[in-house]
Context: one part of a larger RNA
RNA sequence: CGGAGGCGAGGGAACUCGGCAAAUUAGCCCCGUAACUUCGGGAUAAGGGGUGCCUGCGGUCUUUACGAGGAGUAGGGAUCGCAGGUCGCAGUGACAAGGGGGUCCUGACUGUUUAAUAAAAACAUAGGUGGCCGCAAGCCCGAAAGGGUUAGUACGGCCGCUGAAUCCUGGCCAGUGGCGGUACCUAAAACCCCGGUCCAACGGGGCCAAGGGCCGCUAAACGCCGGGAGUAACUCUGACUCUCUUAAGGUAGCCAAAUGCCUUGUCGGGUAAGUUCCGACGUGCAUGAAUGGAUCAACGAGGGCCCCACUGUCCCCGCCUCCAACCCG
Numbered sequence: 001c002g003g004a005g006g007c008g009a010g011g012g013a014a015c016u017c018g019g020c021a022a023a024u025u026a027g028c029c030c031c032g033u034a035a036c037u038u039c040g041g042g043a044u045a046a047g048g049g050g051u052g053c054c055u056g057c058g059g060u061c062u063u064u065a066c067g068a069g070g071a072g073u074a075g076g077g078a079u080c081g082c083a084g085g086u087c088g089c090a091g092u093g094a095c096a097a098g099g100g101g102g103u104c105c106u107g108a109c110u111g112u113u114u115a116a117u118a119a120a121a122a123c124a125u126a127g128g129u130g131g132c133c134g135c136a137a138g139c140c141c142g143a144a145a146g147g148g149u150u151a152g153u154a155c156g157g158c159c160g161c162u163g164a165a166u167c168c169u170g171g172c173c174a175g176u177g178g179c180g181g182u183a184c185c186u187a188a189a190a191c192c193c194c195g196g197u198c199c200a201a202c203g204g205g206g207c208c209a210a211g212g213g214c215c216g217c218u219a220a221a222c223g224c225c226g227g228g229a230g231u232a233a234c235u236c237u238g239a240c241u242c243u244c245u246u247a248a249g250g251u252a253g254c255c256a257a258a259u260g261c262c263u264u265g266u267c268g269g270g271u272a273a274g275u276u277c278c279g280a281c282g283u284g285c286a287u288g289a290a291u292g293g294a295u296c297a298a299c300g301a302g303g304g305c306c307c308c309a310c311u312g313u314c315c316c317c318g319c320c321u322c323c324a325a326c327c328c329g
Base pairs, nucleotide, nucleotide: 002323003322004321005320006319007318008317010315011314014313019310027051028050029049030048031047036041038164052086053085054084055083056082057081058080059079060078061077062076063075064074065073066072087091099308100307101306102305103304104303105302106300107299111123112122127162128161129160130159131158132157133156138149139148140147141146166294167293168292170225171224172223175222176221177218178217179216180215181214184213185212186211191206192205193204194203195202226244227243228242229241230240253287254284265281266280267279268278269277
């Protein structure tokens, strides 16, 4: 120097990616407890007070003796309370034993996961919704026999998407896909007919399944959801008009967001000072509605920011104990 621990003047996060680590808090009893809320919760919210021992008195329960198996008296045990006293710095005196609050993002929640670098916002979930299926079904395994779902039967089973509740879920079927229809067109082999020197090869014609063409439906199917001009009695803006164009031109909402390039956008808040954070604005490079949109109480070893308390994280290091190392024998 290192490892594990103990203590520390004054300051108190100035440390750092970040309070990481440490410190604080802590049990029980009493008082008291906000916003918000799905009225359950939030809540041990927060914030206060008490706590040892001795003596006396009282209450409750219980046990023993006496008494009559009653009332009661006396002794013991447990427990609750009141009063007085007493010691220490300190009474849950050791051990054990929550730091707290505010706000935003995200996922509703309990749960599950990368056995040995990831526990999460990922997966699941209840709930919502679409599709297939009437049972010798549909889906799955198998070449088949056969088997599973199922000793089940649509309030069921299988497959997909979304992901509690609440408020909602707009427009587009042109493309791709799915489903249905189809007088007609296209359409292989086989089959029929004709030709082929007799046969065969071969050639031609006819008929014709699925499929395709064609016609419809379908977006909680895959998906998609414009541009240019002009215009109001200051200016600005543009409810309004014109025009090109599309299948239709992004509705309700929401936003520099886990999504915004420019960007440390602009304004407001918090700080003496804030590329982070919160509230707004919307010109949205490239938001947007079950690839769900918005909101949201509770919950989270999730992520961001702030405050109080607390501290050797730091200013700035010091001392002590044990171990290891090192030196000597």
Background
RNAcentral holds the full RNA, with entries from SILVA. Predicted 3D model of a 329-nucleotide part of an RNA (large-subunit ribosomal RNA, domain IV) from a hot springs metagenome. Model confidence (mean pLDDT): 87 of 100. It matches the Rfam family "Bacterial large subunit ribosomal RNA".